Context: one part of a larger RNA
């Protein structure tokens, strides 16, 4: 260039906004660049297709006919793409109304608990494990009362619940602040979709200065266990978990499933809104999200099955045997760790 694929076989980019590109809802009207018909010129020869000749044949060759799928141009076509005007409202928003929710920053603040100290009561244990030890303890521990003080996380309520775009969010409370959904159709009139490059966010670990440090606990040190035990079990313990400001940018970043539209039997549950009925705890219906089990149909199966992995359209990302490797070398980001881009020999 091109086929095929991408839940688990090798492939959906961790996530989101968005440049450029690609793709684009419906009605007239118009213009003709694509498009489509016709014509005029060009399309050297050889090559190539067919008849026919010419070397005993045939390769080759001669000769005639075709054909050269393309380009120029000129006439028409107006359906679909395109452009250009003028319209519409389903798509996309914008308003009014409303009610959810651990969505985000920020300050305040509460109780449990564990651990330290003070002080009481009060004696010989106390901790630990399979067992034990090492550890603590008569300078009085452990236990139980009271009181100080820290830091951290927020049982129950909680739930296959809810919110976020993903990462991830959970004690109350105020404050600022995003997004989604219903209901109403009052405005806008395709303003949409998707996204190479780009920018933003991004568990936890790590890293930089400055605070913090109760509890856990990588190193680490002692006790056990073992043949050995640089582990599992125990006693202690430092970074670090915390906080502010800044880097890193990785993940089994998972639904191992890209995003956004269309369409395609149902059954039972759950959260949000709303609407209809009944009012005795209910019953029914729309929409949004979110589960379970299943029809058709898809799959190698396993399974998925309106929240598709089914039918289909658009846009981007990635795959193309194993191992050598997410290495090496250059690039480029980074304080460093290391990310990111990513081969090949060689070998099965």
């Nucleotide at each position: 260039c091109u086929g095929g694929g991408c839940g688990u076989a090798a492939a959906g980019g961790g996530u989101u906004c968005g440049u450029a590109g690609g793709c684009g809802g419906u009605g007239c009207g118009g213009c003709a660049a694509g498009u489509c018909g016709g014509g005029a010129g060009u399309g050297a020869a050889a090559u190539c297709u067919c008849u026919g000749g010419g070397c005993u044949u045939a390769a080759c060759u001669c000769a005639g006919a075709g054909g050269c799928u393309g380009c120029u141009u000129c006439c028409g076509a107006a359906a679909c793409u395109g452009c250009c005007g003028c319209g519409c409202u389903c798509g996309a928003g914008u308003g009014c109304g409303g009610g959810a929710g651990a969505g985000g920053c920020g300050a305040g603040u509460g109780g449990a608990a564990u651990u330290g100290c003070a002080g009481g009561u009060g004696u010989a244990g106390c901790g630990g494990u399979g067992a034990a030890a090492u550890g603590c303890g008569u300078a009085g521990a452990u236990a139980u009362c009271u009181g100080c003080a820290g830091g951290a996380a927020c049982a129950c309520c909680a739930g296959a619940g809810g919110c976020g775009a993903a990462g991830g969010c959970g004690g109350c409370u105020c404050g600022c602040u995003g997004g989604a959904c219903c209901g109403c159709a009052a405005c806008u009139g395709a303003c949409g979709c998707u996204g190479a490059g780009g920018a933003a966010c991004g568990a936890a670990a790590g890293c930089u200065a400055g605070g913090g440090g109760a509890g856990c606990a990588a190193a680490c040190a002692g006790g056990a266990u073992u043949a050995g035990a640089u582990a599992c079990c125990c006693u202690g313990g430092u970074a670090g978990u915390c906080c502010u400001a800044g880097c890193c940018c990785u993940a089994a970043a998972c639904g191992a499933u890209c995003a956004g539209g269309a369409c395609u039997u149902g059954a039972c549950g759950u959260g949000g809104a709303u609407c209809c009925u009944g009012u005795u705890u209910g019953g029914g219906g729309u929409c949004c999200g979110u589960g379970u089990c299943g029809u058709a149909g898809c799959u190698a199966a396993c399974g998925c099955g309106a929240u598709a992995a089914g039918u289909c359209c658009u846009g981007c990302g990635c795959c193309u045997g194993g191992g050598g490797a997410g290495u090496a070398c250059g690039g480029u980001c980074g304080c460093a760790a290391g990310g990111c881009u990513g081969a090949a020999a060689c070998u099965c």